[in-house]
RNA sequence: GGGCGUAUGGCUCAGCCAGGUAGAGCGGAGGACUCUUAAUCCUUAAGUCGGGGGUUCGAAUCCCCCUACGCCUACCA
Numbered sequence: 001g002g003g004c005g006u007a008u009g010g011c012u013c014a015g016c017c018a019g020g021u022a023g024a025g026c027g028g029a030g031g032a033c034u035c036u037u038a039a040u041c042c043u044u045a046a047g048u049c050g051g052g053g054g055u056u057c058g059a060a061u062c063c064c065c066c067u068a069c070g071c072c073u074a075c076c077a
Base pairs, nucleotide, nucleotide: 001073002072003071004070005069006068007067010026011025012024013023020057028044029043030042031041032040050066051065052064053063054062
C1' cells in the first nucleotide's frame, strides 16, 4: 500500500441487518431506611451517536468522503 473490524452519557455496552421518542448496567447527585456506615429502595442530571456531506417528511441506522484505534496481509485481488 491492500483487506476487515471498532467509534453511542464519566466507564462498559445495547440499539444499526429491517430508518420513526436515544437506552441499560455501573458510576455521579438528592432523598428514604439505619444510632452510623454498608446493603436495599425512590428520584434525578449527564450524549452535536468519531467528523463532513448526501438521500428522505424523518438518519445512531441507508449512501459517499475523511479521522482515530485494533486485527489480518506482504505486492496479490